Two RNAs folded together computationally: RNase P RNA and transfer RNA, 495 nucleotides in total. It holds a member of the Rfam family "Bacterial RNase P class A". Rfam describes the family as follows. Ribonuclease P (RNase P) is a ubiquitous endoribonuclease, found in archaea, bacteria and eukarya as well as chloroplasts and mitochondria.

[in-house]
């Protein structure tokens, strides 16, 4: 300069107007409850305001994802959450963490020169299942074709034996050869198929074959060293050659009560209550929303159906595993310590619209400089015009995993080139 | 806010324990009829909601996305 690879950080400023939410503070209203007071006993008149209602002011008012609700916790109720089966999760070591299916370092296996990335990464010699078409054959392995023996048949040639009329001929013989039911014996070779029982070369054998030999690969079991480990190096021994699939059941360690802020507690108001069934210590039912045991409550009691009120307030509710910066321990994830900050709490659900300047990016047209033989090319400015995403708390909190116009900011690798 | 289900042709479902995606109705063509229905034969019609993984092979099993539904208030 040109390709990348990993990390972080922002998520437009600043003015004006006009508009919304929570809180706090000033005005001003006003009475059907209260408090005085008058009363002809119907009511009148006046006070009081932390609630109600209009206005003023003054702080503060989304995100990195508030989103999907997929995974983990706080919290709250279930009694305090108790034992077993069963279901559900998790899955290389090794650490962090309140906990995790998440982080981080490391290790295996893969991909890419290489930064780097990318793996639901225990177990398939505990067992059960399935591997469709093709193919002989699809899983303690099988025998379709080949190839080999063994039996049976053959006298056409070859070979042997014996003879004759002897350049040939005839008679025996299954040794070679042909032949074709059987009986075995082979997996070297064969077409398929995601996948065919190590792979090369040699002894061997009737014909083969790890049957045996050498080297390679794998596998297991052993010894040494290194690592906390998961794993690595190196050794020696075993012919031990063993298919695949657990995101199939299913073993195996580890975890695991269930429900979820409409949880839950609390105040005020309104209504109308009826049949039916069990049942009260021989217990109906509930805590228990998987099921047993166990243990607890349990009688104006419970369950069902029909009918009938109500759509209201406060509290949970936002100060917390909290943000921010310093030191410190640790490779890092995170811890620790010290200082400073308070940063929305709505409830039909506010955090916004508009305008003007500045800043960016595009894309168009232009000026200057540099730079060329003139072009490109490169710095910088003027003017127009366009574009700025994803999205939006609602009990909180850690992450995953998704969506996003873009800006900048570090740290690696590569190629080329110039010293 | 929370907590559940579902997703196959134009509609409405199937498709066992993964192994050539199928049925009805509708459409579209012949045939029957003077002519419609009805009836008989035959045809198309699919990215199994996307994507991406597992597996030799996925509508099925797995994650993540997308669309559709649905359910929880209190008082007697």
């Nucleotide at each position: 300069u040109g390709a990348g690879u990993c990390g972080g950080u922002c998520a437009g400023g600043c003015g004006g107007u006009c508009g919304c939410g929570u809180c706090a503070u000033c005005c001003g209203g006003g009475a059907g409850c209260u408090c005085g007071g008058c009363u002809u006993c119907g009511g009148c008149c006046g006070g009081u305001a932390u609630g109600c209602c209009g206005g003023g002011u003054g702080c503060c008012g989304a995100g990195g994802a508030a989103c999907g609700u997929c995974c983990g916790g706080a919290c709250u109720c279930c009694g305090a959450a108790g034992g077993g089966c069963a279901g559900g999760g998790u899955g290389g070591u090794g650490g962090c963490u309140a906990a995790c299916a998440g982080c981080c370092a490391c290790c295996c296996g893969g991909a890419g020169c290489g930064a780097u990335c990318c793996g639901c990464g225990g177990g398939a010699c505990a067992g059960u299942g399935c591997c469709a078409c093709a193919g002989a054959a699809a899983a303690c392995a099988g025998a379709c074709c080949g190839c080999c023996u063994c039996c049976c048949c053959g006298a056409a040639c070859c070979g042997c034996u014996g003879g004759g009329u002897c350049g040939c001929c005839c008679a025996g013989u299954a040794g070679g050869c042909g032949g074709a039911a059987g009986a075995g014996g082979u997996c070297a070779g064969g077409g398929u198929g995601a996948a065919a029982c190590g792979g090369u070369g040699g002894u061997g054998u009737a014909a083969g074959a790890g049957a045996c030999c050498a080297c390679c690969a794998g596998c297991g079991a052993c010894c040494u060293g290194g690592g906390u480990g998961a794993c690595c190096a190196g050794g020696u021994c075993g012919g031990c050659u063993c298919g695949g699939u657990a995101a199939a059941c299913c073993c195996c360690a580890c975890c695991u009560g269930g429900a979820g802020c409409a949880a839950g507690c609390u105040c005020a108001g309104a209504c109308a209550g009826c049949a039916g069934g069990c049942g009260u210590u021989c217990g109906a039912g509930g805590g228990c929303g998987g099921c047993c045991c166990g243990c607890c409550c349990g009688a104006u009691g419970c369950c069902u159906g029909c009918g009938g009120g109500u759509a209201g307030g406060g509290c949970g509710c936002u100060a917390g595993a909290u943000c921010c910066g310093g030191c410190c321990a640790g490779c890092a994830a995170u811890g620790g310590u010290c200082g400073g900050g308070c940063g929305a709490g709505a409830u039909g659900g506010a955090u916004g619209a508009c305008c003007g300047u500045c800043g960016c990016u595009g894309c168009g047209c232009u000026g200057a400089c540099u730079g060329u033989a003139a072009c490109a090319g490169g710095u910088u400015g003027g003017c127009g015009c366009a574009g700025a995403a994803c999205a939006g708390a609602a009990u909180c909190c850690g992450g995953c995993g998704u969506a996003c116009c873009g800006a900048c900011c570090g740290a690696c690798u590569c190629a080329u080139c110039c010293a | 806010u929370c907590c559940c289900c579902u997703g196959u042709a134009g509609c409405u479902c199937a498709a066992c324990u993964g192994g050539c995606a199928g049925a009805g109705c509708a459409g579209c063509c012949g045939g029957c009829u003077g002519u419609u229905a009805a009836c008989c034969g035959g045809c198309a019609g699919g990215u199994u909601a996307u994507u991406g993984g597992u597996u030799c092979g996925a509508g099925u099993c797995c994650a993540a996305u997308c669309g559709g539904g649905g359910g929880a208030g209190c008082c007697a």